This is a predicted structure of a 535-nucleotide part of an RNA (large-subunit ribosomal RNA, domain I) from an uncultured Bacteroidota bacterium. Rfam family: Bacterial large subunit ribosomal RNA.
Context: one part of a larger RNA
């Protein structure tokens, strides 16, 4: 040197394992914040760099309950202390304190910091000081009261792309979608017919299956795509304006007697087989909603009670074997030196109660409704509909209904109006131009209880570890690596060799030390010895 073995090194796969993660169920909340958030800076211990906790009362201060031998967080060890029925430490609920920064709110300002005006008090010879309180805009008639900001997805309005498809592209698509920007709520919208059909008839709205990839649309391309109707979920219906009658208090007017007009409050009413108002006739119960305080019931926090096992055998170690029991409304489930129903924690069950919550009563309020007659009033105007222009609708101006409007018009009044896909008759349906509405429905940052033909440290979250951490960027942002001794530290006392706090050789602990902290297994790459073969 090469190749083969054996036995080292390095190396950090693998396999066990799991604090972490992922996706879901099923209950809960569904907000926080000028009573100063969210998030942060500085402090804050006996010693304290980091994390956690707190705030100058500062890993804490009081109350109430729990709870019973220990404690002073992760986090050892020293010192120094608290507690053991005078009950710490822990654990629940409530209170108190809570520097500065931030919406940041007394002016400023390069966030965490500068400088200040009034007040009260404290100190002082005076000045300079020090403590508490107040001082920021907007909205609102007001010194009442509100609002500002934040935050995960869902929601609703506004404004709104392009890559991209169309195998190029321009209508068109992607997609009213991602993006900004404004708003709310635990959901929001939506919603009680100016409806839908069709000669039969349904009766608000929402959500799902179907209808259907169907009628339509569409450079009839590429795409885009209903609805009636039928099956499920839920289910609930109201209020107002106006006529009309009262009473305010205004203005014009006047012969001072009113008279008219607008305005505010009250009663009235609220519909389309029209209804109402205004007259006559009768009624004033039944039922229905909401409900303070109290009662009652029920849920509810730490926590409490909680069956039932021995030897023997192997072992370092019993839960494993082998003999005999036993409890089970409890053989979920974790742990304990291997594999435990009866050994720990717990589970089945049962109990426990403050704040709070429900539901149930409940003083009271409210609300509801019959018949007849109709001469007259009333019944939502810059509205409805038309013109242009534009966008929504399954519908791209089409023969184009319906829906919204930016501009120019612009009606009718119950012998009235709209609608059914151009437009017209008949016919049939409903009654706009005012508003509220729970359920079905969407979503998870968050808070419990669970599940997994999900992942096992290069995977699972980026982050099982001082992870949005080091460390990169002027910023805006980018963004890691990294788990495992052992059952217990019993972490190697003591000698020796070393220069040696490095190694190592011995002794010693341990079941094992080739588990020695560079710590389980310990692959390969690579690097050596030792022995063999071959050159």
């Nucleotide at each position: 040197a090469g190749c083969g073995u054996a036995c080292g090194g390095g190396g950090g796969a693998u396999a066990c394992c799991u604090u972490g993660g992922c996706u879901c169920u099923c209950a809960g909340a569904g907000g926080c914040g000028a009573c100063g958030a969210a998030g942060g800076a500085c402090g804050u211990g006996a010693u304290a760099a980091g994390c956690u906790g707190c705030g100058a009362u500062a890993a804490g201060c009081c109350g109430c309950g729990g709870g019973g031998a220990g404690g002073u967080g992760c986090a050892a060890a020293u010192a120094a202390c608290c507690g053991u029925u005078u009950g710490a430490u822990c654990c629940g609920c409530g209170g108190a304190u809570u520097u500065c920064c931030g919406a940041a709110u007394g002016g400023g300002g390069c966030a965490a910091c500068c400088c200040a005006g009034c007040c009260a008090c404290c100190a002082g010879g005076a000045a300079c000081g020090g403590u508490g309180g107040u001082u920021a805009u907007c909205c609102u008639a007001g010194a009442a009261g509100g609002a500002g900001g934040c935050a995960a997805a869902c929601c609703c309005g506004a404004u709104g792309a392009a890559c991209u498809g169309a195998a190029a592209c321009a209508u068109c698509u992607a997609a009213g979608u991602a993006g900004u920007c404004g708003g709310a709520g635990g959901a929001a919208g939506a919603g009680a017919a100016a409806a839908u059909a069709a000669c039969a008839a349904u009766g608000a709205u929402u959500u799902c299956c179907c209808a259907a990839g169907u009628a339509g649309u569409g450079g009839u391309g590429a795409g885009c795509g209903a609805a009636c109707g039928g099956g499920a979920a839920a289910g609930a219906g109201c209020c107002c304006a106006a006529a009309c009658c009262g009473g305010g208090g205004a203005u014009g007017u006047u012969a001072c007697g009113g008279c008219a007009u607008g305005c505010c409050c009250g009663g009235g009413g609220u519909u389309g087989u029209a209804g109402g108002a205004c007259c006559c006739c009768g009624a004033c119960a039944c039922c229905g909603u909401g409900g303070a305080a109290g009662c009652u019931u029920g849920a509810g926090a730490a926590c409490u009670g909680g069956a039932a096992g021995g030897a023997c055998c192997u072992g370092g170690g019993a839960a494993g074997g082998u003999c005999c029991g036993c409890c089970g409304c409890a053989g979920a489930g974790g742990g304990u030196g291997a594999a435990a129903g009866u050994c720990c924690c717990g589970u089945a069950c049962a109990g426990g109660c403050a704040a709070u919550c429900a539901a149930g009563u409940g003083a009271c309020a409210c609300g509801c409704a019959g018949g007849g007659g109709u001469a007259u009033c009333c019944u939502g105007a810059g509205u409805a509909g038309g013109g242009c222009g534009g966008g929504a609708c399954c519908g791209g101006a089409g023969g184009a209904a319906u829906c919204c409007u930016g501009u120019c018009u612009g009606a009718a009044u119950c012998u009235g109006g709209c609608g059914g896909c151009a437009c017209c008759a008949u016919c049939c349906g409903c009654c706009a131009a005012g508003g509220c509405u729970a359920a079905a429905u969407a979503c998870u940052a968050c808070u419990g209880a669970g599940a997994g033909a999900c992942c096992g440290a290069u995977a699972g979250c980026g982050g099982a570890c001082a992870a949005g951490u080091a460390c990169u960027g002027u910023g805006a942002a980018g963004g890691a690596a990294a788990g495992g001794u052992g059952a217990a530290a019993a972490g190697c006392a003591c000698u020796u060799c070393g220069a040696g706090c490095a190694g190592a050789a011995g002794a010693g602990u341990g079941a094992a030390a080739u588990a020695g902290a560079a710590c389980u297994u310990g692959a390969a790459a690579c690097c050596g010895u030792g022995c063999g073969c071959u050159u």